[in-house]
RNA sequence: AACCUCGCAACGGGAGAGCGCACCGGUCUUUGCAGCGACCGGUGCCACCGAAGGCGCAAACACCCGUGAACGCUCAGGUAAACGUACCGUGGGACGA
Numbered sequence: 001a002a003c004c005u006c007g008c009a010a011c012g013g014g015a016g017a018g019c020g021c022a023c024c025g026g027u028c029u030u031u032g033c034a035g036c037g038a039c040c041g042g043u044g045c046c047a048c049c050g051a052a053g054g055c056g057c058a059a060a061c062a063c064c065c066g067u068g069a070a071c072g073c074u075c076a077g078g079u080a081a082a083c084g085u086a087c088c089g090u091g092g093g094a095c096g097a
Base pairs, nucleotide, nucleotide: 005097006096007095010090011089012088013087018046020045021044022043023042024041025040026039027038028037047079048078049077053075054073055072056071060067061066
């Protein structure tokens, strides 16, 4: 240097669970104000999910320490749509091991 693998970027796929209640603020609605209603954001409370991350263990490995799952816990995150998610596929831009 080439090749292979992994990581990273790109594209595609990608589940689960209340678009809950209360209060506050903003916007829309209106000739204008208020009210009602709708939407957005924040705070609090209750219920729930588990496939970012995190923590704990099982089998197994290692035996000095420990490693360790799509299992468990739910701190974080999430519960209309959108965004995102472990994981899978593609092919390979650039970089790293």
Glycine riboswitch aptamer from a Burkholderiales bacterium, 97 nucleotides, folded computationally. The coordinates come from a structure-prediction model, not an experiment, and the mean pLDDT is 76. Rfam family: Glycine riboswitch aptamer. About the family: This family represents the bacterial glycine riboswitch. Glycine riboswitches usually consist of two metabolite-binding aptamers domains with similar structures in tandem. The aptamers cooperatively bind glycine to regulate the expression of downstream genes. In Bacillus subtilis, this riboswitch is found upstream of the gcvT operon which controls glycine degradation. The source organism's lineage runs through Bacteria, Pseudomonadati, Pseudomonadota, Betaproteobacteria and Burkholderiales. It was read from a public genome assembly, where an Rfam model found it.